Record summary
This is a predicted structure of a 73-nucleotide RNA (transfer RNA) from Deltaproteobacteria bacterium RIFOXYA12_FULL_61_11.
């Protein structure tokens, strides 16, 4: 230079193109304990790497870009 996989909560990861993008762990209040641990109930945390495009509708489909691994030269 080409290529192929990734990028979604503070971490590891989900979501057939469809009506509020969850889970788990970590974080926060509460219950429970004399006290922590556990253990049960709630919270709060997202420009879905970025910028366009298609579409009635995009985390998801296409384009180009940034990083990251890995491959070929």
């Nucleotide at each position: 230079g080409g290529g192929u996989u990734g990028u979604u909560a503070g971490c590891u990861c989900a979501a057939u193109g469809g009506u509020u993008a969850g889970a788990g762990c970590a974080u926060c209040g509460g219950c429970c304990u004399u006290a922590c641990a556990c253990g049960c109930c709630g919270g709060a945390g997202g420009u879905u790497g970025u910028a366009g495009g298609u579409u009635c509708g995009a985390g998801u489909c296409c384009u180009a870009u940034a990083c990251a691994a890995c491959c070929c030269a």
Record summary: The coordinates come from a structure-prediction model, not an experiment, and the mean pLDDT is 82. Its Rfam family is "tRNA". The organism belongs to Deltaproteobacteria, within Bacteria. The RNAcentral record of the sequence draws on ENA.